The RNA shown here (c-di-GMP-I riboswitch aptamer) has 83 nucleotides and comes from a Campylobacteraceae bacterium. Rfam family: c-di-GMP-I riboswitch aptamer. Rfam describes the family as follows. GEMM was predicted in a large-scale screen for bacterial structured RNA regulatory elements. Lineage of the source: Bacteria > Pseudomonadati > Epsilonproteobacteria > Campylobacterales > Campylobacteraceae. It was read from a public genome assembly, where an Rfam model found it.
RNA sequence: GUCUAAAAAAGCUAAACUAUCUGUGAGGAUAGGACAGAAAGCCACGGGUCUCAUACACUACUAGAGAUAGCCGAGUUACAUCA
Numbered sequence: 001g002u003c004u005a006a007a008a009a010a011g012c013u014a015a016a017c018u019a020u021c022u023g024u025g026a027g028g029a030u031a032g033g034a035c036a037g038a039a040a041g042c043c044a045c046g047g048g049u050c051u052c053a054u055a056c057a058c059u060a061c062u063a064g065a066g067a068u069a070g071c072c073g074a075g076u077u078a079c080a081u082c083a
Base pairs, nucleotide, nucleotide: 004083012037013036017032018031019030020029021028022027035070041076042075045073046072047071048068049067050066051065052064054063055062
């Protein structure tokens, strides 16, 4: 220096829920809050899930645009150390 493992230490993030704002909606932002997390940092590239409008249709399917990174994988960056 690199890789693996794990919450030893210092720290970090913040689920559900509540309040306010915002979006047609899925959802997002801020404040409180703390379920959980070794990348729960970033990223919409692939898959999954969800939303919307339009066309065909009027049961459904297909195509388009979006959301989700705390659904999974890939990419990229990173603190510390008993082993």